[in-house]
RNA sequence: GGGCCAAUAGCUCAGUUGGUUAGAGCGCGCGCUUGAUAAGCGCGAGGUCACUGGUUCGAAUCCAGUUUGGCCCACCA
Numbered sequence: 001g002g003g004c005c006a007a008u009a010g011c012u013c014a015g016u017u018g019g020u021u022a023g024a025g026c027g028c029g030c031g032c033u034u035g036a037u038a039a040g041c042g043c044g045a046g047g048u049c050a051c052u053g054g055u056u057c058g059a060a061u062c063c064a065g066u067u068u069g070g071c072c073c074a075c076c077a
Base pairs, nucleotide, nucleotide: 001073002072003071004070005069006068007067010026011025012024013023019057028044029043030042031041032040050066051065052064053063054062
């Protein structure tokens, strides 16, 4: 230098060909339960979907660029 993949909640991830309100598990908070914990059950908070721009009536999803991380190839020595 070239190519490919990934980036969504604190963590691990789903979201399939653009369309109802962005979700799960774990974690966190509150409550029930218990003598008190753990476990279990219920409720809740938490997100600019990496960033910028574009396409569209409508973008986490499509297009271009940027950033970060990973893998492969090439070059130099």